[in-house]
RNA sequence: UGAGUCGGCCGGAUGGCCGCGUACGGACUUGAUCCGUCCGAGGAACGUCCGGACUCCACAGGGCAGGGUGCUGGGUAACUCCCAGUCGGGGUGACCUGCAGGAAAGUGCCACAGAGAACAGACCGCCGAUGGCGUCGACCGCAAGGCCGACGCACAGGUAAGGGUGAAACGGUGCGGUAAGAGCGCACCAGCGCCCGGGGUGACCCGGGCGGCUUGGUAAACCCCACCCGGAGCAAGGUUGAACAGGGGGAGGCCGGCCCGGCCGCAGAUACCCCCGGGUAGACCGCUGGAGCCGUCGGGUAACCGCCGGCCGAGAUGGAUGGCCAUCGCCGGCCGGGUCCGAGCAAUCGGGUCCGAUCGGAACAGAAUCCGGCGUACAGGCCGACUCACCAC
RNA sequence: GCCCCGGUAGCCCAACUGGUAGAGGCAGUCGGCUUAAAACCGAUCCAGUGCGGGUUCGAGCCCCGCCCGGGGUA
Numbered sequence: 001u002g003a004g005u006c007g008g009c010c011g012g013a014u015g016g017c018c019g020c021g022u023a024c025g026g027a028c029u030u031g032a033u034c035c036g037u038c039c040g041a042g043g044a045a046c047g048u049c050c051g052g053a054c055u056c057c058a059c060a061g062g063g064c065a066g067g068g069u070g071c072u073g074g075g076u077a078a079c080u081c082c083c084a085g086u087c088g089g090g091g092u093g094a095c096c097u098g099c100a101g102g103a104a105a106g107u108g109c110c111a112c113a114g115a116g117a118a119c120a121g122a123c124c125g126c127c128g129a130u131g132g133c134g135u136c137g138a139c140c141g142c143a144a145g146g147c148c149g150a151c152g153c154a155c156a157g158g159u160a161a162g163g164g165u166g167a168a169a170c171g172g173u174g175c176g177g178u179a180a181g182a183g184c185g186c187a188c189c190a191g192c193g194c195c196c197g198g199g200g201u202g203a204c205c206c207g208g209g210c211g212g213c214u215u216g217g218u219a220a221a222c223c224c225c226a227c228c229c230g231g232a233g234c235a236a237g238g239u240u241g242a243a244c245a246g247g248g249g250g251a252g253g254c255c256g257g258c259c260c261g262g263c264c265g266c267a268g269a270u271a272c273c274c275c276c277g278g279g280u281a282g283a284c285c286g287c288u289g290g291a292g293c294c295g296u297c298g299g300g301u302a303a304c305c306g307c308c309g310g311c312c313g314a315g316a317u318g319g320a321u322g323g324c325c326a327u328c329g330c331c332g333g334c335c336g337g338g339u340c341c342g343a344g345c346a347a348u349c350g351g352g353u354c355c356g357a358u359c360g361g362a363a364c365a366g367a368a369u370c371c372g373g374c375g376u377a378c379a380g381g382c383c384g385a386c387u388c389a390c391c392a393c
Numbered sequence: 394g395c396c397c398c399g400g401u402a403g404c405c406c407a408a409c410u411g412g413u414a415g416a417g418g419c420a421g422u423c424g425g426c427u428u429a430a431a432a433c434c435g436a437u438c439c440a441g442u443g444c445g446g447g448u449u450c451g452a453g454c455c456c457c458g459c460c461c462g463g464g465g466u467a
Base pairs, nucleotide, nucleotide: 001389002388003387004386005385006384007383008382009381010380012328013327014326015325016324017323018322020040021039023037024036025035026034027033028031042364046375047374049373050372051371052370053369054233055232056231057230066229067228068227069226070225071085072084073083074082075081086100087098088097089096090095101224102223106222107221108218109217110216123163124162125159126158127157130156131155132153133152134151135150136149137148139146140145171189172188173187174186175185176184190214192211193210194209195208196207197206198205199204237285238284239283240282247276248275249274250273252264253263254262255261292311293310294309295308297306298305299304330361331360332359333358335356336355337354338353339352340351341350342349343348394466395465396464397463398462399461400460403419404418405417412450421437422436423435424434425433443459444458445457446456447455
């Protein structure tokens, strides 16, 4: 200098004017009034994919069904999240990535091609030791025939080395062996199982020995194993409660410690009177101070946790959080000037950088009970760590 | 807030238990028939299954994450 990996952060700033919402204070003409003050969207407020808090309902205990999770250790209120590691895969590397238990518990599936696709298979090829058939020869027998050997056929048969098919063909290489072959035998290697030693909390890793020689893939197919899970959701739920309709009740109540006494009302309750409760609209609570934010220190590799100190940062309910102007900052285009580098004889051209003027642009998106995660969208910019290649010293 | 379903050719819709990657109808194009046209007959064209990734030998189908559309309920 170029290419790249990972992590963290910002998401325009200040001021003025107008406007909107909650709360508080004040004013009067007491109203969805006016004035003043404070505060007023996000890193994702989004998607609503997980997990919790909270509220109501249900619930003796256990099991089945159903759903979810799935290497190990830790973090957390909890999680399918996060951190650290192990193993597998990718990359020259920094680093990235994995729904990563079990396929010798069982069942299913493996199209096409191919001879054969799961305790497989003989199409071509190889062989034909053994049996069979044929020819020839030797021997035995009077003969029928028997027996031995050689050669041939490829009928039975043997063979998984080679060819070929396939995603996958029942370990690989070499030597021996054989009729030809084959873990059939041996050596080495790979894999599996068992045992022993060492390291690690553990997943697992390292080393040694033995064994039969080898048991295909698929569980994001059914399933098995281990663990977890009661249901609904702030329109939860609670308080209050108009009008109309409907339901229940009504002869006693009040004054007073008691009696006397006084006052009110009734003696009809289907209607007119009074009382009570349920409940709709509506109003209020839930409603925002919390697993909260910031900072120092401490523990931990980290996620995270702890102590101390400081701070209060939206609460609408047809749903507020906006608009305009000025200055500055950011990005892009064009123009002018300074400076540097390169090409060229030169005029000039190209590029970098700084300054000025002018025109334009500025994303994704917006609370609605509240938190912790995940996922997705995003103009432009900043910081840090690291890798590879080339060049210079 | 809580849930459910769907996305395949220009349009409507099949595709069984994952197996050649895709059937059919309408529309389009060409030819035939006709004086000409419609109808009819024949042929032909049109898709890589909403997007991205994964599992698998193999994905429209299974799994994960998004996008779009529709519906239910309080």
Overview: Model confidence (mean pLDDT): 78 of 100. Predicted 3D model of RNase P RNA and transfer RNA as a complex of 467 nucleotides. Rfam match: Bacterial RNase P class A. The family's RNA type in Rfam is ribozyme.